[in-house]
Context: one part of a larger RNA
RNA sequence: UUGGGCGUAAAGGGCGCGUAGGCGGCACUGUAAGUCGGUUGUGAAAUCCCUUGGCUUAACCAAGGAACUGCAACCGAAAACUGCAGAGCUAGAGUCCGGGAGAGGGUAGUGGAAUUCCCAGUGUAGCGGUGAAAUGCGUAGAUAUUGGGAGGAACACCGGUGGCGAAGGCGGCUACCUGGACCGGUACUGACGCUGAGGCGCGAAAGCUAGGGGAGCAAACAGGAUUAGAUACCCUGGUAGUCCUAGCUGUAAACGAUGAGAACUUGGUGCAGCGGGUAUUGACCCCUGCUGUGCCGUAGCUAACGCGUUAAGUUCUCCGCCUGGGGAGUACGGUCGCAAGGCUGAAACUC
Numbered sequence: 001u002u003g004g005g006c007g008u009a010a011a012g013g014g015c016g017c018g019u020a021g022g023c024g025g026c027a028c029u030g031u032a033a034g035u036c037g038g039u040u041g042u043g044a045a046a047u048c049c050c051u052u053g054g055c056u057u058a059a060c061c062a063a064g065g066a067a068c069u070g071c072a073a074c075c076g077a078a079a080a081c082u083g084c085a086g087a088g089c090u091a092g093a094g095u096c097c098g099g100g101a102g103a104g105g106g107u108a109g110u111g112g113a114a115u116u117c118c119c120a121g122u123g124u125a126g127c128g129g130u131g132a133a134a135u136g137c138g139u140a141g142a143u144a145u146u147g148g149g150a151g152g153a154a155c156a157c158c159g160g161u162g163g164c165g166a167a168g169g170c171g172g173c174u175a176c177c178u179g180g181a182c183c184g185g186u187a188c189u190g191a192c193g194c195u196g197a198g199g200c201g202c203g204a205a206a207g208c209u210a211g212g213g214g215a216g217c218a219a220a221c222a223g224g225a226u227u228a229g230a231u232a233c234c235c236u237g238g239u240a241g242u243c244c245u246a247g248c249u250g251u252a253a254a255c256g257a258u259g260a261g262a263a264c265u266u267g268g269u270g271c272a273g274c275g276g277g278u279a280u281u282g283a284c285c286c287c288u289g290c291u292g293u294g295c296c297g298u299a300g301c302u303a304a305c306g307c308g309u310u311a312a313g314u315u316c317u318c319c320g321c322c323u324g325g326g327g328a329g330u331a332c333g334g335u336c337g338c339a340a341g342g343c344u345g346a347a348a349c350u351c
Base pairs, nucleotide, nucleotide: 003323004322005321006320007305008304012319014202015201016200017199021195022194023193025089026088028086029085030084031083033082034081035078036076037075038074039073040072041071042070049065050064051063052062053061054060092192093189094188095187096185097184098183099182104178105177106176107175108174109173110172111155116150117149118148119147120146121145122144126137127136163170164169207248208247209246210245211244212243216242217241221237222236223235224234259318260317261316262315263314264313267296268295269294270293271292272291273290274289275288276287277286300307301306324351325350326349333344334343335342336341
């Protein structure tokens, strides 16, 4: 445990699909379960309340009444609301047709720049690195430079508080397969909707298993410096890993630290996608609609910061969560995992 809350004080589930459940548009007819009235039964006693009485009074005790706001059965009236049944509607939701936008996802192929390595040419004593150095590399010819080759990873410019995606996230180019959103048309269905406990799926990085791959970078590790020390910061190296395939893990400052859906509530100004009007030979300009994405601000809200039609304003529906700090996201148990560990999640004690 009524209640009050969840951007930053404790508190929004990482995200989706969806079961049960909860909630649900406009108008009509019926029904009468909920709703409303009455009667009866029951609702132990004590307690609480009222009126009396008994101990000198009170507390206390006794008697009577009321109450026990509830439950059940029966009877009845109403039909607004909820439910149920029937028959409808189109404003919610969806389908269809026509368009354009996009790093949305998957598979295959392919391109150039750069780093590294190898071969060959030119060339000679240094290169590299730092605050300064040293370790390191180099006369067995390095660095530099030219030509050729190999291999892996990432895609400069475009690039943008630009775009797409539910979130995680997505960026060279081409082809194929594939999801969603948006705009316009209004042809169709006719409430088919919203949310969502469990459940199922997706889920950065790191990590794990097996097999490949390995250029650069780089935990661990080694060496050089720095320092009183230096298990660091700096430097030279360097293995897992980073990449691919199949599987596991299931976490995060998974953040807008802001759950999803719907309605309502002054404005200004950018950007992106699609449309309409005006104008024009046409494009531009100008006005305007929808969707998305930013900034500034009215009312209002807020402890303040700030939020402000993308609300943290005004309301409704459903879910999740919080209830002083530490102990502790620990212990125990359960469950999942190969493990690492995840999920669930206390108490003593203490302030």

Model confidence (mean pLDDT): 87 of 100. Small-subunit ribosomal RNA, central domain from a metagenome, 351 nucleotides, folded computationally.